The part of an RNA shown here (large-subunit ribosomal RNA, domain I) has 552 nucleotides and comes from an Opitutales bacterium. Its Rfam family is "Bacterial large subunit ribosomal RNA". Rfam links the family to the GO terms ribosome and structural constituent of ribosome. The RNAcentral record of the full RNA draws on ENA. The coordinates come from a structure-prediction model, not an experiment, and the mean pLDDT is 86.
Context: one part of a larger RNA
RNA sequence: AGCAAUUGGUGGAUGCCUUGGCGUUAUCAGGCGACGAAGGACGCGGCAAGCUGCGAAAAGCUCCGGUUAGCGGCUAACACGCUUUGACCCGGAGAUAUCCGAAUGGGGAAACCCGGCGUUGUGAAAGCAACGUCACUCCAGGCUGAACACAUAGGCCUGGCAGGGCGACACGCGGUGAAGUGAAACAUCUCAGUAACCGCAGGAAAAGAAAUCGAAUGAGAUUCCGCGAGUAGCGGCGAGCGAAAGCGGAGGAGCCCAAACCGGGGGAAUUCAUUUCCCCGGGGUUGUGGGACCGCCAUCAGGGCAUUGCGACGGUUAGAAGAACGGAGUGGAAAAUCCGGCCAUAGAGGGUGACAGCCCCGUAGUCGAAAACCGAAGCAAGUCCGGCGGUAUCCCGAGUAGCACGGGACACGUGAAACCCCGUGUGAAUCCGCGCCGACCACGGCGCAAGGCUAAAUACUCGAUAACGACCGACAGUGAACCAGUACCGUGAGGGAAAGGUGAAAAGAACCCCUGUUAGGGGAGUGAAAUAGAAUCUGAAACCAAUUGCUU
Numbered sequence: 001a002g003c004a005a006u007u008g009g010u011g012g013a014u015g016c017c018u019u020g021g022c023g024u025u026a027u028c029a030g031g032c033g034a035c036g037a038a039g040g041a042c043g044c045g046g047c048a049a050g051c052u053g054c055g056a057a058a059a060g061c062u063c064c065g066g067u068u069a070g071c072g073g074c075u076a077a078c079a080c081g082c083u084u085u086g087a088c089c090c091g092g093a094g095a096u097a098u099c100c101g102a103a104u105g106g107g108g109a110a111a112c113c114c115g116g117c118g119u120u121g122u123g124a125a126a127g128c129a130a131c132g133u134c135a136c137u138c139c140a141g142g143c144u145g146a147a148c149a150c151a152u153a154g155g156c157c158u159g160g161c162a163g164g165g166c167g168a169c170a171c172g173c174g175g176u177g178a179a180g181u182g183a184a185a186c187a188u189c190u191c192a193g194u195a196a197c198c199g200c201a202g203g204a205a206a207a208g209a210a211a212u213c214g215a216a217u218g219a220g221a222u223u224c225c226g227c228g229a230g231u232a233g234c235g236g237c238g239a240g241c242g243a244a245a246g247c248g249g250a251g252g253a254g255c256c257c258a259a260a261c262c263g264g265g266g267g268a269a270u271u272c273a274u275u276u277c278c279c280c281g282g283g284g285u286u287g288u289g290g291g292a293c294c295g296c297c298a299u300c301a302g303g304g305c306a307u308u309g310c311g312a313c314g315g316u317u318a319g320a321a322g323a324a325c326g327g328a329g330u331g332g333a334a335a336a337u338c339c340g341g342c343c344a345u346a347g348a349g350g351g352u353g354a355c356a357g358c359c360c361c362g363u364a365g366u367c368g369a370a371a372a373c374c375g376a377a378g379c380a381a382g383u384c385c386g387g388c389g390g391u392a393u394c395c396c397g398a399g400u401a402g403c404a405c406g407g408g409a410c411a412c413g414u415g416a417a418a419c420c421c422c423g424u425g426u427g428a429a430u431c432c433g434c435g436c437c438g439a440c441c442a443c444g445g446c447g448c449a450a451g452g453c454u455a456a457a458u459a460c461u462c463g464a465u466a467a468c469g470a471c472c473g474a475c476a477g478u479g480a481a482c483c484a485g486u487a488c489c490g491u492g493a494g495g496g497a498a499a500g501g502u503g504a505a506a507a508g509a510a511c512c513c514c515u516g517u518u519a520g521g522g523g524a525g526u527g528a529a530a531u532a533g534a535a536u537c538u539g540a541a542a543c544c545a546a547u548u549g550c551u552u
Stems, first nucleotide, its partner, number of pairs: 001551009015537001016501002020472002022469007029461002031166002039100003042055003046078001050074002061094006070082003105114003115134008136163002138160007171202001172200005182189001186236001212219002223250005233241002254453003257397001261282009287431001289396004293390005302385004307381004313375005319367002325340004341358002343347001349361003402426007412438001433448005488495002508536001511523004
């Protein structure tokens, strides 16, 4: 020096564990905000740094319920208190709620600075303080009022529980709208109306009661799912894109205006014959065309409702009671073993010194609310709901439909390209009417545009409750099991960790010794165990040392 073994050290793998995650299902909830949110700053404790809670009434105040012997959060100790006259704790309803923040009196480098007005307090006064109030936009009403006579614009005042911001990187509708990519290059095309940005909204949104579909003897609002079908088609006919009818299901609901006409009120023009406009009420709402209008019949009884109120009852937000076991030995400890019992609408689960149906918490089944909220049979209010016939006249959504040009969207790339939407221009008809049926025409058929509303079936999950998992088990599972979006990095946008385990119980090692030592260690003591001693369960390997053996 090497090799080997042993004993230790170092190290933190492995095993076991789980307070944390992940996913799914069901039910609920789907918003909060100028009555000042979300989120923060700064404070509040006897001692108080952090977290939690709270707000100058500050780990809290009041009331109403629940519960029952302890309590003053994490948090031990000290000090001092509270509590069966019911504290603490749990639930409901309130009070208080500094400053910043949409932040809104003005300003501002957020948590600060400086004001106006009113009231009150204080002061001799100057002043100071407390409370209230003062942003903008929109809506409603009113006053005033230019150029410019009326008017309008503008200004001002009053009122508004109106808007503003936040929230899930979710879901919806709309506006703007890429590129990487694919086409084995690339330009039409594709990716894709995707991503991104913007606006608006709801618990869902959107769509929706045929100017539909398309060829059946037809169907009969919308939405979603399965098929039709990768079909028909579209396509540098490349890459690719990709229907509809129809069928089967989920769900199921239909309505209201405008107009004609009638009544009332008001205005304008006027050739005084009248014409015309506005508001309110009635009427009316349709495609076997309907309505007005005229005539006739019926008619206060019944029914519908998506509106409002009350509401039996049910539910949610605390809870209550809840069956049945003893012994022996082993052990530190019994729940394990042995012996003998019991309950079970309860043998889900968790805890307890090892593995417990019967020790504890629970579980099954059962019961419960002063207060608040949700649902709801039913009741009430409100509101809606008739038929026949006639045909001269009137009405049936206009800068609309159509057309031209330019675009978009339709599975459809301009194509023979209809239908639908937009821009520019032009510009009809009123039922003997108008649109559509994939250029266009005819016959035939289908339907009534240019106003509006409408549950359910559908999409999603920040969140609440309950349950579950051939999900993870600390290099995993969330980034985060632990004071984590922290420490730390970055000017910033942003990036972003590591870090769990003594023991059944702190019984956490009194006392003594070594020493400069609150370091470390040796005794002593605790404990089943201290090689469980806090750098704490187990304690692998690399690596280090010592001892022994062998080799050189």